[in-house]
RNA sequence: GCUCAGAACGAACGCUGGCGGCAGGCUUAACACAUGCAAGUCGAGCGCCCCGCAAGGGGAGCGGCAGACGGGUGAGUAACGCGUGGGAACGUACCAUUUGCUACGGAAUAACUCAGGGAAACUUGUGCUAAUACCGUAUGUGCCCGAAAGGGGAAAGAUUUAUCGGCAAAUGAUCGGCCCGCGUUGGAUUAGCUAGUUGGUGGGGUAAAGGCUCACCAAGCCAACGAUCUGUAGCUGGUCUGAGAGGACGACCAGCCACACUGGGACUGAGACACGGCCCAGACUCCUACGGGAGGCAGCAGUGGGGAAUUUUGGACAAUGGGCGCAAGCCUGAUCCAGCAAUGCCGCGUGCAGGAAGAAGGCCUUCGGGUUGUAAACUGCUUUUGUACGGAACGAAACGGUCCGGGUUAAUACCCUGGGCUAAUGACGGUACCGUAAGAAUAAGCACCGGCUAACUACGUGCCAGCAGCCGCGGUAAUACGUAGGGUGCAAGCGUUAAUCGGAAUUACUGGGCGUAAAGCGUGCGCAGGCGGUUUUGUAAGACAGGCGUGAAAUCCCCGGGCUCAACCUGGGAAUUGCGCUUGUGACUGCAAGGCUGGAGUGCGGCAGAGGGGGAUGGAAUUCCGCGUGUAGCAGUGAAAUGCGUAGAUAUGCGGAGGAACACCGAUGGCGAAGGCAAUCCCCUGGGCCUGCACUGACGCUCAUGCACGAAAGCGUGGGGAGCAAACAGGAUUAGAUACCCUGGUAGUCCACGCCCUAAACGAUGUCAACUGGUUGUUGGGAAUUUACUUUCUCAGUAACGAAGCUAACGCGUGAAGUUGACCGCCUGGGGAGUACGGCCGCAAGAUUAAAACUCAAAGGAAUUGACGGGGGCCCGCACAAGCGGUGGAGCAUGUGGUUUAAUUCGAAGCAACGCGCAGAACCUUACCACCUUUUGACAUGCCUGGACCGCCAGAGAGAUCUGGCUUUCCCUUCGGGGACUAGGACACAGGUGCUGCAUGGCUGUCGUCAGCUCGUGUCGUGAGAUGUUGGGUUAAGUCCCGCAACGAGCGCAACCCUCGCCAUUAGUUGCCAUCAUUUAGUUGGGAACUCUAAUGGGACUGCCGGUGCUAAGCCGGAGGAAGGUGGGGAUGACGUCAAGUCCUCAUGGCCCUUACAGGGUGGGCUACACACGUGCUACAAUGGCGACUACAGAGGGUUAAUCCUUAAAAGUCGUCUCAGUUCGGAUUGUCCUCUGCAACUCGAGGGCAUGAAGUUGGAAUCGCUAGUAAUCGCGGAUCAGCAUGCCGCGGUGAAUACGUUCCCGGGCCUCGUACACACCGCCCGUCACACCAUGGGAGUUGGUUCUACCCGAAGGCGAUGCGCUAACUCGCAAGAGAGGCAGUCGACCACGGUAGGGUCAGCGACUGGGGUG
Repeated sequence: GCUCAGAACGAACGCUGGCGGCAGGCUUAACACAUGCAAGUCGAGCGCCCCGCAAGGGGAGCGGCAGACGGGUGAGUAACGCGUGGGAACGUACCAUUUGCUACGGAAUAACUCAGGGAAACUUGUGCUAAUACCGUAUGUGCCCGAAAGGGGAAAGAUUUAUCGGCAAAUGAUCGGCCCGCGUUGGAUUAGCUAGUUGGUGGGGUAAAGGCUCACCAAGCCAACGAUCUGUAGCUGGUCUGAGAGGACGACCAGCCACACUGGGACUGAGACACGGCCCAGACUCCUACGGGAGGCAGCAGUGGGGAAUUUUGGACAAUGGGCGCAAGCCUGAUCCAGCAAUGCCGCGUGCAGGAAGAAGGCCUUCGGGUUGUAAACUGCUUUUGUACGGAACGAAACGGUCCGGGUUAAUACCCUGGGCUAAUGACGGUACCGUAAGAAUAAGCACCGGCUAACUACGUGCCAGCAGCCGCGGUAAUACGUAGGGUGCAAGCGUUAAUCGGAAUUACUGGGCGUAAAGCGUGCGCAGGCGGUUUUGUAAGACAGGCGUGAAAUCCCCGGGCUCAACCUGGGAAUUGCGCUUGUGACUGCAAGGCUGGAGUGCGGCAGAGGGGGAUGGAAUUCCGCGUGUAGCAGUGAAAUGCGUAGAUAUGCGGAGGAACACCGAUGGCGAAGGCAAUCCCCUGGGCCUGCACUGACGCUCAUGCACGAAAGCGUGGGGAGCAAACAGGAUUAGAUACCCUGGUAGUCCACGCCCUAAACGAUGUCAACUGGUUGUUGGGAAUUUACUUUCUCAGUAACGAAGCUAACGCGUGAAGUUGACCGCCUGGGGAGUACGGCCGCAAGAUUAAAACUCAAAGGAAUUGACGGGGGCCCGCACAAGCGGUGGAGCAUGUGGUUUAAUUCGAAGCAACGCGCAGAACCUUACCACCUUUUGACAUGCCUGGACCGCCAGAGAGAUCUGGCUUUCCCUUCGGGGACUAGGACACAGGUGCUGCAUGGCUGUCGUCAGCUCGUGUCGUGAGAUGUUGGGUUAAGUCCCGCAACGAGCGCAACCCUCGCCAUUAGUUGCCAUCAUUUAGUUGGGAACUCUAAUGGGACUGCCGGUGCUAAGCCGGAGGAAGGUGGGGAUGACGUCAAGUCCUCAUGGCCCUUACAGGGUGGGCUACACACGUGCUACAAUGGCGACUACAGAGGGUUAAUCCUUAAAAGUCGUCUCAGUUCGGAUUGUCCUCUGCAACUCGAGGGCAUGAAGUUGGAAUCGCUAGUAAUCGCGGAUCAGCAUGCCGCGGUGAAUACGUUCCCGGGCCUCGUACACACCGCCCGUCACACCAUGGGAGUUGGUUCUACCCGAAGGCGAUGCGCUAACUCGCAAGAGAGGCAGUCGACCACGGUAGGGUCAGCGACUGGGGUG
């Protein structure tokens, strides 16, 4: 970093669904809407008309009030829109209070009548008429204008005897308009924006302040405390979550705002620029007689559409509220109710008690049982809910009427108020609630059960089907898939999905970090900003305390109350952490003023230095040139070659040229901010350190943006070029070698000027300041001290080690990574990517700033234990070396692979399978194949029946087997029966060398007879772990000694055991025979000495001596001894490794077969044969073959036997052969026999005669062995009827060599590194190929948005004009004139629209670039 457990939802989906209360219900298309309803009312303002006898009622108009409320929606809006707190320059119908007035006149008009136009909507003309409609005059307290004088300026009546109304004005209340402080989302890859813009003066305009508007003047205003641009968004009370701080949200309820098809506009009015009003433009829909018209559900229902998704075209004005009205009343999809859907919250129910033969069934099973489970059945009881019937509310008492009081009053009117009585009014609804009846009757599901996380078994499946939030599960015994049983959780719901908060201290204000995990800018200077020594006085901005106002209600919380409880409703309180005003305090911060010297700085005096820039000079070396000497090589490498050289190189001497760099001194030395700086001298110049004194008086620290410096490489211009040397060429190396090595060699390296601006620019550690134990070295100063060497102290640097402390550990540790303060920079999983796009810089290379899509569940740090290393150190082993003999070549034997076959049964596979299982396949064995045959079976147990069984004969058959016959009559007995055996029968079952050694036990191989592997306690470590077991010696050995935070112990080592080697004692047959007899013969007497036999002991322990070592352990040498340092050999195999081998020894889980994968039989096969490999035998010959002669063994076996096998041991001696395919070699083949065995054809062994193959010492490679060993020679045994060249043993003869540990192989210990841990047969990088995914560029193309300039200019108000028209007023007798008004026209403004050009965003795009996954 990812993930889960919690809470919550306007939800949706899946499965399921009994009831009630309360609440909520288009989050999407501010998409389009059929139909109905949602705003009217007043006759007590007016005339007319209709009905009616009248009373009265009704209709369309004029007029009044309302329609600006209520209801909906959230598109727009980042704004004084909202929230909060203030303010002054305003308006306010209805309402309340107060004062005054309400006088006199006039002219019209709708309705109506008549006549027209039109399809309709509607409309024209003529004539009549009223008003609380309109107009004038008067008055005018007050009011308005004005400095004043003065000027302006109102009304309406109705009905009736008292009220209602009207006008003006003042005040109040309410509501509204305006202004301001503060708060209010993301992007800087949006940094500059602005011309009415900012301010002033003066007009205009408004209810009102104001660039609100206009003219003139000035040039301002906003912005890094983020202007402008752009994305997103109604705001709030609150809601959800959270311990809180916060985070997310703004459905329902409440306040404010905005909008009403889209855009613009005004009219009326107290109030609108008006959702159900008007005008215009646009889009869309509808009607039409084509001429014209009509419309706006984001009101309530409802429809279509969109969508995962959201209801009835319901009832009523009974209540609450609103409009009008004097009132009755009318209207009211506001509202109150009902309907629909488990959408949510809350409550209730689906029964309760008893009931074990623990029923049946299911599931599991070790077959015993367990579990489902008191669960059911059964018995008793209850009746919530539901059903039926009956009763039955609260919400509805006001207003009104009447009676009685009180107040007011002159009053018993009127009015206000209290009480009594009283008429009427219920949509919900015959609902809540209550009662009665019958009856367990009407009512349980969903998810999960590998860990996290409560809950486990069986079967099916077999990396398939599938699961999965993360880790992950599934490849034949799946607690993870599917089903079942059981269980767990919740429950009329349960799960899943989406989105939110939490956990997540993974954005850290509360509450994180930056040496190595992500993270300190390469370094400095420094404006803004942040922070700032000491003291005095003042102030009161911050701060603190008290009071006042406000912080709507609802919500949350506390205490009560009402619905049976709860949800829900309701009264009171608290809270609302905020803002404003005010009073006080003066510690702290700020501000102002005045001091101080400790921070900082300056001067005077010293000191060190590769600090910087410029100039001059020097020697050594390389190279080149000239001349001389000189001759065949030089150079180079692991080895060579290219190269140079007889045209004279290299070497050497002298002279010259040129460039670059400065040996020694030189040092964890010095200087610098860093990069960096090194010959010597001169000039210019920066900084640092030390000592004392004087001076200034906080002048300081840090630093975003900015500025400067900044290795190497690179770039530009011009020089220079000795050496070195990218690129390049050649030679080598190599499988290749575009490398490493060699020979050459150009840019470059050097200088001047100008760029670039990056590094592992590192101490991977920002700068400054303060504080906190020490030790040692070194550089530069200073003080004291010493005759001197010195010694002590101190400041500034630079190193090593370490206390406390810190750290994940490593480590850091007064030069901190410790303890603190100030400021800056940076980090937030890995990859994609320091990449793309955009900006900025650069001549370019490139630098800087810097994403996303997508993808993974990790990536990373430090340390630990192993393993590994063509790392290091030490050590061992027939490991190499030194030797001897083999294998690999031939023939044969045997095993394996392969092939073949009906079958060639199966297993074993590097060492550690291959003369292995097999210590012995002709049948048997035998498991394989063909054919024949049996089915409770060849074998075990249980049951029933018969019988002794056995045996013999005959027939059929390949045989197994079948059929028939003969013979015979088991044992025990308590006489009931029982036992063994055999034949038959039925059923449980037998049987399987069938599968799985990767389900197992047991046994075994191997590392390896290697010296290791561990434990207890203690100690150290956060921990894994370490220590002990490491170190110094030593050993065959973790053997022993010493040391040591270890001390002990266990399994291994060693010893104890067997055997061989010496001696003694005992014993003396079958063995032995020295002495005495005897014999063919230790044969027989005899002997007990010797050999031997077989029992018991002894012996060897570094015990003794010398040397060495540490006075140790030990080692070396010696003596004695049969044997000397484990005397030789054997048995004995630690913890573990290899899923090593074996289910075909045996045992065993699971699976599979059951007239067959079981049993029996005959025959065949395991013995095949182009070939390949392993292990052996025999040879190739003379160290030999053949012939003859002749000794000495050991061990073992045979039921007993030192007697049998059994003596011919081979070796040895003599003779012969004489180097040849032979007198070598014996394969192969012919023939005749022997033996075993029912049986030698496939397929045994042996013998005789004959035949006489390959082979003349074996390529690459490879094996064994260190002494009685190798080599060589024979002998015995197991298995076995017969059959070894194999195996296991035995003795005889009997060598060579080991310098040594560099190398090969294996192993042990310590240590270093590690990105490995199925551990190097590990891990892992990049291209290429294929598939998929997202993305950049891209000729262009499509659309949105915005800006600039220009054109057009609807409706409208404003301004101007007003030829035309004109009732009210003025003048006039009148005609008429005037004032005023209207139409019309013009002007500026302006919506939509158009043209041109920019900016920006998004979609698509041939082709193309890299990236990710597999």
Molecule: small-subunit ribosomal RNA
Organism: uncultured bacterium